[in-house]
RNA sequence: GCCCUCGUAGUUCAACGGAUAGAACAGGGGAUUCCUAAUCCUCAGAUGUGAGUUCGAUUCUCGCCGAGGGUG
Numbered sequence: 001g002c003c004c005u006c007g008u009a010g011u012u013c014a015a016c017g018g019a020u021a022g023a024a025c026a027g028g029g030g031a032u033u034c035c036u037a038a039u040c041c042u043c044a045g046a047u048g049u050g051a052g053u054u055c056g057a058u059u060c061u062c063g064c065c066g067a068g069g070g071u072g
Stems, first nucleotide, its partner, number of pairs: 001071007010025004018055001027043005048064005
């Protein structure tokens, strides 16, 4: 250089092109407890970036950025 895969909460993962993008763990608050742990309730938190297609894009297309793998 070329080819392939991937990029979503702090982390690990979901989401036939269509409902308010969900869940677990982690975090904040509360209940319970003499205290802690455990348990229960509750809150906040994300689509790498720019364009395109579409009535509608996390999903499809292209560029860029980043990560991993293959190859001369």

The RNA shown here (transfer RNA) has 72 nucleotides and comes from a Myxococcota bacterium. The organism belongs to Myxococcota, within Bacteria. The coordinates come from a structure-prediction model, not an experiment, and the mean pLDDT is 81. RNAcentral holds the sequence, with entries from ENA. Its Rfam family is "tRNA". Rfam classes the family as a transfer RNA.